Record summary:
This is a predicted structure of a 71-nucleotide RNA (transfer RNA) from an uncultured Bacilli bacterium. It matches the Rfam family "tRNA". It is annotated as a transfer RNA. Rfam links the family to the GO term triplet codon-amino acid adaptor activity.

[in-house]
RNA sequence: GGGGCCUUAGCCAAGUGGUAAGGCGUGGGUCUGCAACACCCUGAUCAUCGGUUCAAAUCCGUUAGGCCCCU
Numbered sequence: 001g002g003g004g005c006c007u008u009a010g011c012c013a014a015g016u017g018g019u020a021a022g023g024c025g026u027g028g029g030u031c032u033g034c035a036a037c038a039c040c041c042u043g044a045u046c047a048u049c050g051g052u053u054c055a056a057a058u059c060c061g062u063u064a065g066g067c068c069c070c071u
Base pairs, nucleotide, nucleotide: 001070002069003068004067005066006065007064010024011023012022018054027041028040029039030038047063049061050060051059
């Protein structure tokens, strides 16, 4: 220098154009003499900036970061 893949909540992770699942953790509550356990509740305009579309996490492009291959 050329090419490919990935980026979603504190962590893991699903989601192939129509309201962003779930688990762990955090916080709150119920329970308890106090706790533990258990149960209930609790959060994300999806890396960035543009484009397409009635509608974008999803499709297209740019940029940033990470991984891999070629030279």

Annotation:
Its mean pLDDT, the model's own confidence on a scale to 100, is 82.